A computed fold for a 1451-nucleotide RNA from an uncultured bacterium, annotated as small-subunit ribosomal RNA. Rfam family: Bacterial small subunit ribosomal RNA. The RNAcentral record of the sequence draws on ENA and SILVA.
RNA sequence: CUGAGAGUUUGAUUCUGGCUCAGAACGAACGCUGGCGGCAGGCUUAACACAUGCAAGUCGAACGAUAUAGUGGCAGACGGGUGAGUAACGCGUGGAAACGUGCCUUUCACUACGGAAUAGCUUUUGGAAACGAAAGGUAAUACCGUAUACGCCCUCCGGGGGAAAGAUUUAUCGGUGAAAGAUCGGUCCGCGUUAGAUUAGCUAGUUGGUGAGGUAACGGCUCACCAAGGCUACGAUCUAUAGCUGGUCUGAGAGGAUGAUCAGCCACACUGGGACUGAGACACGGCCCAGACUCCUACGGGAGGCAGCAGUGGGGAAUAUUGGACAAUGGGGGAAACCCUGAUCCAGCAAUGCCGCGUGAGUGAUGAAGGCCUUAGGGUUGUAAAGCUCUUUUACCAGGGAUGAUAAUGACAGUACCUGGAGAAUAAGCUCCGGCUAACUCCGUGCCAGCAGCCGCGGUAAUACGGAGGGAGCUAGCGUUGUUCGGAAUUACUGGGCGUAAAGCGCGCGUAGGCGGCUAUCCAAGUCAGGGGUGAAAUCCCGGGGCUCAACCCCGGAACUGCCCUUGAAACUAGGUAGCUAGAAUACUGGAGAGGUGAGUGGAAUUCCGAGUGUAGAGGUGAAAUUCGUAGAUAUUCGGAAGAACACCAGUGGCGAAGGCGACUCACUGGACAGUUAUUGACGCUGAGGUGCGAAAGCGUGGGGAGCAAACAGGAUUAGAUACCCUGGUAGUCCACGCCGUAAACGAUGAAUGCCAGACGUCGGGCAGUAUACUGUUCGGUGUCACACCUAACGGAUUAAGCAUUCCGCCUGGGGAGUACGGUCGCAAGAUUAAAACUCAAAGGAAUUGACGGGGGCCCGCACAAGCGGUGGAGCAUGUGGUUUAAUUCGAAGCAACGCGCAGAACCUUACCUACGCUUGACAUGCCCGGACGAUUUCCAGAGAUGGAUCUCUCCCUUCGGGGCCGGUGCACAGGUGCUGCAUGGCUGUCGUCAGCUCGUGUCGUGAGAUGUUGGGUUAAGUCCCGCAACGAGCGCAACCCUCAUCCUUAGUUGCCAUCACGUUUGGGUGGGCACUCUAGGGAAACUGCCGGUGCUAAGCCGGAGGAAGGCGGGGAUGACGUCAAGUCCUCAUGGCCCUUACGCGUAGGGCUACACACGUGCUACAAUGGCAGUGACAAUGGGAUAAUCCCCAAAAGCUGUCUCAGUUCGGAUUGUCGGCUGCAACUCGCCGGCAUGAAGUUGGAAUCGCUAGUAAUCGUGGAUCAGCAUGCCACGGUGAAUACGUUCCCGGGCCUUGUACACACCGCCCGUCACACCAUGGGAGUUGGUUCUACCUGACGGCCGUGCGCUAACCCUUUCGGGAGGCAGCGGACCACGGUAGGAUCAGCGACUGGGGUGAAGUCGUAACAAGGUAGCCGUAGGGGAACCUGCGGCUGGAUCACCUCCUUU
Repeated sequence: CUGAGAGUUUGAUUCUGGCUCAGAACGAACGCUGGCGGCAGGCUUAACACAUGCAAGUCGAACGAUAUAGUGGCAGACGGGUGAGUAACGCGUGGAAACGUGCCUUUCACUACGGAAUAGCUUUUGGAAACGAAAGGUAAUACCGUAUACGCCCUCCGGGGGAAAGAUUUAUCGGUGAAAGAUCGGUCCGCGUUAGAUUAGCUAGUUGGUGAGGUAACGGCUCACCAAGGCUACGAUCUAUAGCUGGUCUGAGAGGAUGAUCAGCCACACUGGGACUGAGACACGGCCCAGACUCCUACGGGAGGCAGCAGUGGGGAAUAUUGGACAAUGGGGGAAACCCUGAUCCAGCAAUGCCGCGUGAGUGAUGAAGGCCUUAGGGUUGUAAAGCUCUUUUACCAGGGAUGAUAAUGACAGUACCUGGAGAAUAAGCUCCGGCUAACUCCGUGCCAGCAGCCGCGGUAAUACGGAGGGAGCUAGCGUUGUUCGGAAUUACUGGGCGUAAAGCGCGCGUAGGCGGCUAUCCAAGUCAGGGGUGAAAUCCCGGGGCUCAACCCCGGAACUGCCCUUGAAACUAGGUAGCUAGAAUACUGGAGAGGUGAGUGGAAUUCCGAGUGUAGAGGUGAAAUUCGUAGAUAUUCGGAAGAACACCAGUGGCGAAGGCGACUCACUGGACAGUUAUUGACGCUGAGGUGCGAAAGCGUGGGGAGCAAACAGGAUUAGAUACCCUGGUAGUCCACGCCGUAAACGAUGAAUGCCAGACGUCGGGCAGUAUACUGUUCGGUGUCACACCUAACGGAUUAAGCAUUCCGCCUGGGGAGUACGGUCGCAAGAUUAAAACUCAAAGGAAUUGACGGGGGCCCGCACAAGCGGUGGAGCAUGUGGUUUAAUUCGAAGCAACGCGCAGAACCUUACCUACGCUUGACAUGCCCGGACGAUUUCCAGAGAUGGAUCUCUCCCUUCGGGGCCGGUGCACAGGUGCUGCAUGGCUGUCGUCAGCUCGUGUCGUGAGAUGUUGGGUUAAGUCCCGCAACGAGCGCAACCCUCAUCCUUAGUUGCCAUCACGUUUGGGUGGGCACUCUAGGGAAACUGCCGGUGCUAAGCCGGAGGAAGGCGGGGAUGACGUCAAGUCCUCAUGGCCCUUACGCGUAGGGCUACACACGUGCUACAAUGGCAGUGACAAUGGGAUAAUCCCCAAAAGCUGUCUCAGUUCGGAUUGUCGGCUGCAACUCGCCGGCAUGAAGUUGGAAUCGCUAGUAAUCGUGGAUCAGCAUGCCACGGUGAAUACGUUCCCGGGCCUUGUACACACCGCCCGUCACACCAUGGGAGUUGGUUCUACCUGACGGCCGUGCGCUAACCCUUUCGGGAGGCAGCGGACCACGGUAGGAUCAGCGACUGGGGUGAAGUCGUAACAAGGUAGCCGUAGGGGAACCUGCGGCUGGAUCACCUCCUUU
């Protein structure tokens, strides 16, 4: 000094795992905005091309000379730029020896005598120019010779060789040789320094030696000869990328990324090559050659190189002035003055960054106005403003005015700074406000427009789009984009994993490598400690100081975790030596075993062949057919042939490394185990490459072929059926030899070693207990349960998935894809190794709750079954669909719409249509004005509403203000059966009167959740009992309520009449009575209470008694949590939207009543259990305003008669006609009756409905609505059955359990082909370009070598001529850049056509998978098929269900 997380997979949970966000940074760019200052940085792209100017000169104290020109010297190798190349001794770090070093410092010595040229210059001359040519003459610190040599160099040790320059003012500046130093540079070495193995072999000067040459210097640096080496899995070679470092950014750190500015090193200077000069270059502003490009040209030939500073074009998202000055610092030259210096110092431009400052301060509540919101009260903007009182930083104006400079000299600059002045005066924006993430409302829009970092918003109430108000954050900036690190423990050294999430090679042997038992001793490589050197400066950090602070700068310290040297220590590791026996191996003895290979043998069965018996079928299936059979099948008996496989034993038994191995015998052979403890003495473990084995399928050659059986054929099934089923059937299955090398090759669990509770089985061996039984113990194998511990959970648990160690293999989101390309292997099929583009925000594991299953168990229900009666056929009624119509108003739609809303459409209703009218309105409230309102009579127009006219009558209350009531005008408003039931309330249906639905506390689980509520019984019931980590409770069930059935009591009118009496009008009529019936109040009664049986106990059940009633006595009311966005905006209420002389209101007429047809619900029938006629009684409920009083009121059955099986004396539709009732009015469009007419229909296909007792069936009665209208609805009573063995099946429901890829929950999910659109990609005849290699050709400049006819001042010889030494040109040669030819390798672009892949609103075909997914699925392989897929062979459980076996736990 030091570490934060969040969102997103699900109905929910947990884990795995990716994606995304919050942070910091930047040479940045873009958008909006912009006051000042300080400090810093400013072409990241085209190492693209460059106009113009400048960037390297200087010295007259070297020289001649007029000189800026020239000769000569020094300097142009520094400074400045850039990062193309380079994966390298290039860089970093630390060492080393075989070197050079101008200027500088020190020391020693010297500086003598001569000579010949040459530029400039003059003349002539070529050329357009650039630039030359010739002749003449000239100087030097230019050049040359001689002398000398302290030291120097060479040497055969005798000797040999080699220097200088002068100038001048006389004091210096120079010059030469040598030795040292310093500085700088060259060279060598250790270590470190990107990615790719889909780059595995590379190398001929290559590796080494000898000799020579060359270099400043070592060296194959070069050459000759000799040898055949050298590098490489610790990654050579090749390819791609890249300047390296100090540092910078980030990070807790370790790391990761990066290499702008500053500093060190390297490389480069238009591209390629080359040398010259020089101390230093193979030279940015020098030379030569080649090439490309640009410019000039008189076409002959020339010139050029901004990756210096400015600047231009271009490229690009993007990066500045053709500025000032040498004042400072530094550099070059000079003795110096001085000159030069785009190095540098300054200024300019742009918010590019960092830092600092400001845009005012105080006071100020009528909480102003305005804006926005509002529940209409208010809230908020907000002390904010205005107002009042102050201040002047900055900016502006004026004055003064530095440091940087030393004596002088200031570009910056009248700058910094100081003083004074006026006036709040000159100065605020940007982004965001759904969650992450600080900050919320209104309006607009309506899956549109748009937003979006991820999740996701938007389909009429959007805090998510756009605007506004308000708010949050930062602030001269704020956002966006890009990039890096972080978060990311998401490559895990620190610090991850691999049973099921991605991940253990199919299994052995074994090389390299890694790791390795005990004891002693030595060494000191690793290790540790002390010391020394180095680790440049700057940066970071700490302390101090300077600019008013800060940024920035200065000083000091620490640090630089590294490398090297040295001295020591010796525990551990490595190494050496000597030993040991616990690891490992060997020896001996013994038993077990489907271990392997070869040879032989056996019986059962199938098929075939032959023969016999025998006759019409057999076979096969869900059912059938194809098939076989009268030419004799199937069946049966005997005989024979052939091939393949070995029933029972057989077992979570055995053996093997795995794959795998099963009749018996023999031969050969591998391994393991137990015992003995004799031998060796760490000999061990693992194992990249390598190598061997390796099911099934498949391939090759040759055999074999009974059964089975891909393909194929036929028959079925089916909408289809390239399938499942059936009949056949070929490869194959078998053998030998050779390939292939893969599987769900699985324990989805690598190998080895040690340690850590147990219990119970089983296999093999041993020991002990006298004993083949049994018990105990021990070693090795193989299982189950379970503790600690582990795990996300499931689970694992001495056979670990525990605790540790060693080694190997493998993983890093899903898809694309185990695919493409390349390589290797293979006869092929194919195997192995193995990407990317693109695309998604998930994919996934385990567990939870539901739902579902053509899963299971238990149970219930008129669910089926057993019965009775219907519907479906006919006619009619009624509702619906459809059609029609001006309108046929609207709603209801499986059950749970359809005799439903409608308990009653001729008008009205009425919502619809047509037509005619009204507009504050038919209705409500308020304001204003006026007045009674209204009723009655009559007339006119009109379809009426309405309009006009007319007659009569005419207010009430009052506190005297007015109010009630009515009318008028205008404004607020009314009105709407208009839309949205998917904005809602309320109400209702339904599952379902099904028995369920939950909560508190506790407990269990990381959690969702579980437990309770499950289990054993029982019940109609989650009803009750028992048990139990649960104990209780709530809503439901039941009960409490109503009614019916029995009795008692009270009360008797309108009810009743037994007893008593009267009266006959025979009617409880009257008196009387309340006994009975009845009425309607109260009570009793039924509780499994009693008995027996059963039930372990209990709860209960069965039977019985008693009782009016018996196990809920019958019926009703009563409907849990919830489901269906179920129904209703047209009952009502209501948000929003819409209409407002109309979508409102009124009126008349029409429509809702239509009619080819389809469906539902009913009525009436088809007849004799009946029709008709007659007779025949008894109810109850209810209604009538009130009424036990009066009224409305019966029918079927039964009895008698008749009809006699017919379309009838059945049936009554339809039609004609007459009449009645209601009503303003029966035409569209009512009901009833009389007469006449007399249709279909003879019991109803597939299918389907109701009902379990006073029920079904059958018969009538009443009521609501209503003027009238019922076959409907709601009630009522009369008569009054049959059947239920039972729960296999259909339907619905409840509980438990199981599987699940479903959760919008099976009306779920989901796969593949095909069609269309778009995207990226593979192949592809070829084509274009880059890089590179090999061979050959060519061979500029240049140095080197050779030669040197020609030319030649210095030196030598010679008197001269001349000769010599040396040199130059020229010529020849090898080397070599560019270039060319041919061939190869590799990379990239394009490419007709073509392959698969991905995405898409959703289209076509099927339905493969998820449930037993309807044929369990999947893996490998082979064949087939529109497609998912199907089939064969072998394998797996990651298969449901049932049964059996074995084992375990509890009792």